[in-house]
RNA sequence: CACGCCGUACAGGUGGUCGCCGGCCGCUGCCCCUCGGGGCAGGGGCGGGAGGAAAGUCCGAGCUCCAUAGAGCGCGAUGCCAGGUAACGCCUGGUGGUGGAGACACCAAGGAAAGUGCAACAGAGAGAGACCACCCGCCCGCUCGUUCGCGAGCCGGCGGGCCAGGGUGAAACGGCGGGGUAAGAGCUCACCGCGCCUCCGGUAACGGAGGUGGCACGGCAGACCCCAUCGGGAGCAAGGCCGCAUAGGCGGGCGUUCGGAGGCGCGAGCCUCCGUGAAGGGUGACUCGCCCGAGCUCGUGGGUUGGCUGCUCGAGGCGGCCGGUGACGGUCGCCCUAGAGGAAUGAUCACCACCCGCGCGGCGGCGACGGCGCGCGGGGACAGAACUCGGCUUACGGACGACGUGGACC
Numbered sequence: 001c002a003c004g005c006c007g008u009a010c011a012g013g014u015g016g017u018c019g020c021c022g023g024c025c026g027c028u029g030c031c032c033c034u035c036g037g038g039g040c041a042g043g044g045g046c047g048g049g050a051g052g053a054a055a056g057u058c059c060g061a062g063c064u065c066c067a068u069a070g071a072g073c074g075c076g077a078u079g080c081c082a083g084g085u086a087a088c089g090c091c092u093g094g095u096g097g098u099g100g101a102g103a104c105a106c107c108a109a110g111g112a113a114a115g116u117g118c119a120a121c122a123g124a125g126a127g128a129g130a131c132c133a134c135c136c137g138c139c140c141g142c143u144c145g146u147u148c149g150c151g152a153g154c155c156g157g158c159g160g161g162c163c164a165g166g167g168u169g170a171a172a173c174g175g176c177g178g179g180g181u182a183a184g185a186g187c188u189c190a191c192c193g194c195g196c197c198u199c200c201g202g203u204a205a206c207g208g209a210g211g212u213g214g215c216a217c218g219g220c221a222g223a224c225c226c227c228a229u230c231g232g233g234a235g236c237a238a239g240g241c242c243g244c245a246u247a248g249g250c251g252g253g254c255g256u257u258c259g260g261a262g263g264c265g266c267g268a269g270c271c272u273c274c275g276u277g278a279a280g281g282g283u284g285a286c287u288c289g290c291c292c293g294a295g296c297u298c299g300u301g302g303g304u305u306g307g308c309u310g311c312u313c314g315a316g317g318c319g320g321c322c323g324g325u326g327a328c329g330g331u332c333g334c335c336c337u338a339g340a341g342g343a344a345u346g347a348u349c350a351c352c353a354c355c356c357g358c359g360c361g362g363c364g365g366c367g368a369c370g371g372c373g374c375g376c377g378g379g380g381a382c383a384g385a386a387c388u389c390g391g392c393u394u395a396c397g398g399a400c401g402a403c404g405u406g407g408a409c410c
Stems, first nucleotide, its partner, number of pairs: 001406004006401003010397001012352007020049002023046003027042006051382001055393002058391005063235004070288003075231005080094005095109001096107004110226002115224002117220002131166002134161006141154005174192002177189003193215001194213008239309004249300006258275007280292004316335008354379008363370002
C1' cells in the first nucleotide's frame, strides 16, 4: 500500500424566505348554562415533529376480548453445557464439529440396542456375499528335463479354500505395517480407532492419562418415530363509549319439562322469584368437567357503515461509578424526545462539511509512500411511523480502529 475479516459511531451542518402537523400557556368576540363550566370563531407566545433498519410479518412479550376457565388427548415448537433476560426459536461464554491458508464464519448439536422405513443404477454382495485374480488337489493335451520312479512349466475343465489385492459404487463389515499361512483372514503382534473399568482436570458439556478386550449387523431421524422441555385462542381492523337509522320485517321447521312460593283474575288463565331440567350455546378441533340456557334453526329482505376514545411515561433514553471474561446487573444523577386519521416535517437560495475524478503548486520521509493548499467538474445509498417494546432476517453510503494475508521499501 492492497485485499480480507471483525467492531464502533454517523446517516450531513448553519442561516434566510415561503409552507405543513401536533402539544402547552394566554388574549379577544359570540352562544349555551343554576354557581362551577362547556362550545364556536380569530389572533399571540413557547417548545416538539420518522429509522437503523421505520422493511419482512418470522419469533417473544405487554395490553384487550372470548371468560369464572380446569383436566385428558391432539397438534405445534425447541433440542450439547452453563449463564443472561419479562420472555424467546434470541444474546453471551464454553464444549464438540464443518468450512477457510488465516483473521474468522457457521451448525435442524438429544436417541439408531422401542419400532417402522430408505439407499436408484452399478456391483458377486448394501447388512450381505464369492465377478476377476490368488492358492491346493484331480483330469485331458502340449513342451522341456530325466537316475525312466517321475519332476517342472503352459492351456482348458472339475472340486475345494479365500475377500487380504483389483473392480463396481456416495458408501463394501475397522486402518496401516510386521509376522504367520498352501494362499489368506485380528489368525497374531505393535500403533491408531472402538467398547468397558479406574484415576486426574472442569459446575457441566467434555478433555487427558493408565489398564483391559480382538471388539464390528454400519449409514440416514434436515425420514416417520421415541425421549425431555415449553405452549389456550384471536388480535388495535383487539376493545370501549356516543350518535344515527330502518322493517329488531316476512315465511318455514323444531322446542318451551317438573316442583314450590307470592301476586292478579268470577273463571279459563297470566305475571314474578327460587330450585330442577332440556333443545341449543360457550371454552383452538375432540372427550370429560364447569358455566349460560327458552328459545334455536333455515331462507329472504332492509338499515348503519359517522364521531370520540384506545393513542403514548415506557421491562423508556443518556451519563458516571461498582461487579462480571461476557451477555448483563446494581446504584447515583439528568431528561421527556411524533401521535397522523387516506394520513403531517416539504420547496427554494447561500455558505460550509463529506466522497470521487482531473490539473497546478509546494511540504515530510533514505525509500516504498503520505499529507497540505488552490482551481475545475461531478456525486450523495437503503429507504418513511400508524398500539408499544425485546429480537432475528433482508437492503444499503462513506469514516475510524483492531486483527489476518500478500506485495513493495529500508